[in-house]
Molecule: c-di-GMP-I-GGC riboswitch aptamer
Organism: Candidatus Fraserbacteria bacterium RBG_16_55_9
RNA sequence: CCUGAUAAAGGCAAACCAAUCGAAAGGUUGGGACGCAAAGCCACAGGCCUUCGCUUGCCAAGGAGGUAAGCAUGGCGGCUGGGUUGCCGAAC
Numbered sequence: 001c002c003u004g005a006u007a008a009a010g011g012c013a014a015a016c017c018a019a020u021c022g023a024a025a026g027g028u029u030g031g032g033a034c035g036c037a038a039a040g041c042c043a044c045a046g047g048c049c050u051u052c053g054c055u056u057g058c059c060a061a062g063g064a065g066g067u068a069a070g071c072a073u074g075g076c077g078g079c080u081g082g083g084u085u086g087c088c089g090a091a092c
Base pairs, nucleotide, nucleotide: 003089004088011036012035016031017030018029019028020027021026034078040084041083042082044081045080046079047076048075049074051072053071054070055069056068057067058066059065
């Protein structure tokens, strides 16, 4: 350097529950552990999710309203790449 043990010392924490913030997705805190060798950090590329907003199409006699796509907004790093930092130490 590569790599990741049924090693050691530590670390993180899914679902779910409670409180709280948010329109929502979701966030934060506490409890809780399914898992994780970057499940540390960064929304850069792809992906996924959201709909308080805008546009267009469709439904609706028209409207109210509904619905789909696009835009825009916000989110997810525990979806895949990328960037960056880093603990430990067998085998290869």